The RNA shown here (c-di-AMP riboswitch aptamer (ydaO/yuaA leader)) has 134 nucleotides and comes from Paractinoplanes toevensis.
The coordinates come from a structure-prediction model, not an experiment, and the mean pLDDT is 78.
NCBI's taxonomy places the organism under Bacteria, Actinomycetota, Actinomycetes, Micromonosporales, Paractinoplanes.
The sequence was found by an Rfam model in a public genome assembly.

RNA sequence: CCGGGAUCGCCGCUUAAUCGCCUCAGGGCGAGCCGGGGAACCAAUGUUCCUUGGGGUGAAUCCGCGAGAGCGGUAGGGAUCACUUCCAUCCCGAACCCGUCAGCUAACUCGGUCGGCGGCCGACGGAAGGAAAU
Numbered sequence: 001c002c003g004g005g006a007u008c009g010c011c012g013c014u015u016a017a018u019c020g021c022c023u024c025a026g027g028g029c030g031a032g033c034c035g036g037g038g039a040a041c042c043a044a045u046g047u048u049c050c051u052u053g054g055g056g057u058g059a060a061u062c063c064g065c066g067a068g069a070g071c072g073g074u075a076g077g078g079a080u081c082a083c084u085u086c087c088a089u090c091c092c093g094a095a096c097c098c099g100u101c102a103g104c105u106a107a108c109u110c111g112g113u114c115g116g117c118g119g120c121c122g123a124c125g126g127a128a129g130g131a132a133a134u
Base pairs, nucleotide, nucleotide: 009120010119011118012117013116014115018031019030020029021028022027032113033112034111035110036109037108042103053101054098055097056096057095062073063072064071065070076092077091078090079089083129084128085127086126087125
């Protein structure tokens, strides 16, 4: 000097997954956000059994090719110039849970609040509209 890694701090992205208080700690209690169950009305006029039940969280569904691994696309989702929409570019397009049972659903009720990445610089594309400022 170059490259790589680790730790702490800070700044960001994804996700509901953040914040506050108490405790020596373990852990606990709240707020916010998120999810499930659950009337009337409405919806459904069906559902299950014969070895293909049915349902939930989530953007993650579906199609084709392949012996397979996988490949190509796709509904849909995300991106740090902190507005919206469209186009462009780059990514994701999984995984898990309930256990024969659940439409919607006020009251009521039961839960979750994880994890995974990036940066110390780079980005600083286009159009339309709106807002704000002068």